Background: Predicted 3D model of a 374-nucleotide RNA (Bacterial RNase P class A) from a Micropepsaceae bacterium. The prediction has a mean pLDDT of 76. It is recorded under the gene name rnpB. Of the family's consensus pairs, 95% are formed in the model.
RNA sequence: UCAGAUGGCCGGAUGGCCGCUGGUCGCUCGCAAGAGGGGCUGGAGGAAAGUCCGGGCUCCACGGAAACACGGUGCCGGAUAAUGUCCGGCGGAGGCGACUCCAGGGAUAGCGCCACAGAAAAAAUACCGCCUAAGGCCCUCGCGGGUCCGGCAAGGUUGAAAUGGUGCGGUAAGAGCGCACCGCGGGUUCGGCAACGAAACCGGCACGGCAAGCCCCACCGGGAGCAAGACCAAAUAGGGACGGCAAUUGGCGUGUUUUCGCGUCGUCGUCCGGGUAGGUCGCGCGAGGCGUCCGGCAACGGACGUCCCAGAGGAAUGGUCAUCCCUCGGUUUUUCGCCGAGGACAGAACCCGGCUUACAGGCCGUCUGACAUU
Numbered sequence: 001u002c003a004g005a006u007g008g009c010c011g012g013a014u015g016g017c018c019g020c021u022g023g024u025c026g027c028u029c030g031c032a033a034g035a036g037g038g039g040c041u042g043g044a045g046g047a048a049a050g051u052c053c054g055g056g057c058u059c060c061a062c063g064g065a066a067a068c069a070c071g072g073u074g075c076c077g078g079a080u081a082a083u084g085u086c087c088g089g090c091g092g093a094g095g096c097g098a099c100u101c102c103a104g105g106g107a108u109a110g111c112g113c114c115a116c117a118g119a120a121a122a123a124a125u126a127c128c129g130c131c132u133a134a135g136g137c138c139c140u141c142g143c144g145g146g147u148c149c150g151g152c153a154a155g156g157u158u159g160a161a162a163u164g165g166u167g168c169g170g171u172a173a174g175a176g177c178g179c180a181c182c183g184c185g186g187g188u189u190c191g192g193c194a195a196c197g198a199a200a201c202c203g204g205c206a207c208g209g210c211a212a213g214c215c216c217c218a219c220c221g222g223g224a225g226c227a228a229g230a231c232c233a234a235a236u237a238g239g240g241a242c243g244g245c246a247a248u249u250g251g252c253g254u255g256u257u258u259u260c261g262c263g264u265c266g267u268c269g270u271c272c273g274g275g276u277a278g279g280u281c282g283c284g285c286g287a288g289g290c291g292u293c294c295g296g297c298a299a300c301g302g303a304c305g306u307c308c309c310a311g312a313g314g315a316a317u318g319g320u321c322a323u324c325c326c327u328c329g330g331u332u333u334u335u336c337g338c339c340g341a342g343g344a345c346a347g348a349a350c351c352c353g354g355c356u357u358a359c360a361g362g363c364c365g366u367c368u369g370a371c372a373u374u
Stems, first nucleotide, its partner, number of pairs: 001370010012324007020043006027036003045345001049356002052354005057225004070221005075089005090104001091102004105216002110214002112210003127156002129152003135148005164182006183205001184203003188199004229281004239272007250265006288307008325343007
């Protein structure tokens, strides 16, 4: 210098004017309820988003615990309020490397599947091939040839996958048939908390793959969510209690042979209780932010100091002007300058920790490879 890997940060700045909204303190008017106006001060994000996980909080259910079912998670250790998140490792895969990626438990518990192609897909098999040593028969004087009975799985062919691989020996041809190395399996010893790794030994190789198929094993999970939930509480309608008025006339029910009796149906007032509209709370001091130090490889934890930092609810957080910054375009030989356009993704709604997704432009750190120069 070029090419790359990885971690973190910012997300236009300042001021004037006019508005919106939360808090707080005065003032004015008003008997009060309240109304008006003013000062000071706070007012979106790194993702406020998707609502995908995990918690706090609230209500409901439940004697405790466990089990069945269902759902989820799945190498090991740690962090955490908790997690499917994060950190550190292990194993596998990719890359020259920095580094990146992986639903990564169990296939001798059982069931199931392995399309097409292919001889053969889990039980063993032989399509093309290779061999003629042994045995039988035929030809031949003989060498040898043919054929039958057979032997083989090295080579070819199919496939995602073909019953360990390479080499030497061996053989008629072959074959873990024998041997060496690699792979695989087994127990042992050593290292590690563990996942796992290493070593020597034994075994000639036995046990194909698929569990994001059923399933088995281990662990976790009661349900619904701030429209949770709590409180205050009109008008109107309806319910209950008490009392007044009206009335013996009538309707209905009932006892009764009937006369008659009882209940109820009307209206007004006071009180009570439930619900609705509406209002208040929940609702901003919190697993809180920042700084320093300490422990830890790290995630994270601890101590001390310091700060208070949105709270609306048809839903505020805006508009405009000036100066500056950044980007792009034009002009200019270039610089300076001038002119024009633009400044992303996106908008809290109970709160917090994560994940995922979107994002103009910019800044910083660490590391790798190649080349050049000294």
The sequence is in RNAcentral, with records from ENA. Taxonomically the source falls in Micropepsaceae (Bacteria, Pseudomonadota, Alphaproteobacteria, Micropepsales). Rfam family: Bacterial RNase P class A. Its family is annotated with tRNA processing, dimeric ribonuclease P complex and ribonuclease P activity in the Gene Ontology. It is annotated as a ribozyme.